[in-house]
Molecule: c-di-GMP-I-GGC riboswitch aptamer
Organism: soil metagenome
RNA sequence: UGACAAGGGCAAACUCGCCGCGAGGCGAGGACGCAAAGCCAGAGGUCUCAACGAGAUAGCUCGGCUGCCA
Numbered sequence: 001u002g003a004c005a006a007g008g009g010c011a012a013a014c015u016c017g018c019c020g021c022g023a024g025g026c027g028a029g030g031a032c033g034c035a036a037a038g039c040c041a042g043a044g045g046u047c048u049c050a051a052c053g054a055g056a057u058a059g060c061u062c063g064g065c066u067g068c069c070a
Base pairs, nucleotide, nucleotide: 001070002069009034010033014029015028016027017026018025019024032059038065039064040063042062043061044060045057046056047055048054049053
């Protein structure tokens, strides 16, 4: 840096169960997609709330760390 490979991996929406005021999270099913769709909430964005503030989102953008193959 990313195929025309190889071995694979993850899992959107939706459904069911559980947790949470909520955004949403966890488990199972399920695949829209993903070369880091592995991890981190540092900055921005968006979202939630009991809005002093606190929280969610890494599959929103940037950034950081790590990993398979070539």